[in-house]
A computed fold for a 72-nucleotide RNA from a Pseudomonadota bacterium, annotated as transfer RNA. Its mean pLDDT, the model's own confidence on a scale to 100, is 81. RNAcentral holds the sequence, with entries from ENA. It matches the Rfam family "tRNA". Its family is annotated with triplet codon-amino acid adaptor activity in the Gene Ontology.
This record gives sequence, C1' cells and structure tokens, in this order.
RNA sequence: GCGGGUAUAGUUCAGGGGUAGAACGCUUGCUUCCCAAGCAAGAUGUCAAGGGUUCAAAUCCCUUUACCCGCU
Repeated sequence: GCGGGUAUAGUUCAGGGGUAGAACGCUUGCUUCCCAAGCAAGAUGUCAAGGGUUCAAAUCCCUUUACCCGCU
C1' cells in the first nucleotide's frame, strides 16, 4: 500500500428499514436475626464519527477513526 472483519447499556451480546432489547451487574423495597438465594419495582444508550439515500436509518451507500486478520 491492497483486501476483509469488528465497533449497540457498566460487562457479554441480539437486533437483517417502522417505539433500541436480553442476560449478568447496579439502585430501592419485600422476605431473613444477618448474609446468600428468591420475589417486585426502577435507573442507565448522542447505536465509533461525518455525510448521503429514504416519509422513516443501529440497519442501505460513501468517507474517516480505533482494533483484529490476510496479502504484498
């Protein structure tokens, strides 16, 4: 230099154009003498960045950034 992949909640990951979700974790309450376990409720996301297409983009297209793999 060329090609490909990944980027979404604190963590691990779903989501394949139409209200962003799960598990674990966190907070509060119930239960318990206490802890753990269990039950109930709650908070947390500029979907890596910029632009384009579309009535509508995490999702499609282009560019950029970071990391990983391969080729030279």